[in-house]
């Protein structure tokens, strides 16, 4: 510097050939059960999809550009 892959809940992730109120699983909190915890089980809260801008009626899903992390080449 050039290719190239990735950013979605605290954490790991799916969703990515545009359209339904954006998901799971593990933390978290509440109840249930239990003599009491743990494990079961049921519920809840949590994201406006890394940031802007463009395409389109309609963008986490498509383009540009910049940030962040990872590789390969030089």
């Nucleotide at each position: 510097g050039u290719c190239u892959c990735c950013g979605u809940a605290g954490c790991u992730c799916a969703g990515c050939a545009g359209g339904a109120u954006a998901g799971a699983g593990c933390a978290u909190u509440c109840g249930c059960c239990u003599c009491c915890u743990a494990a079961g089980c049921g519920a809840a809260a949590g994201g406006c999809c890394g940031c802007g801008c463009g395409u389109u009626c309609g963008a986490a899903u498509c383009g540009c550009g910049c940030c962040g992390g990872g590789g390969a080449c030089g």

This is a predicted structure of a 74-nucleotide RNA (transfer RNA) from a Clostridiales bacterium. Its Rfam family is "tRNA". The family's RNA type in Rfam is transfer RNA.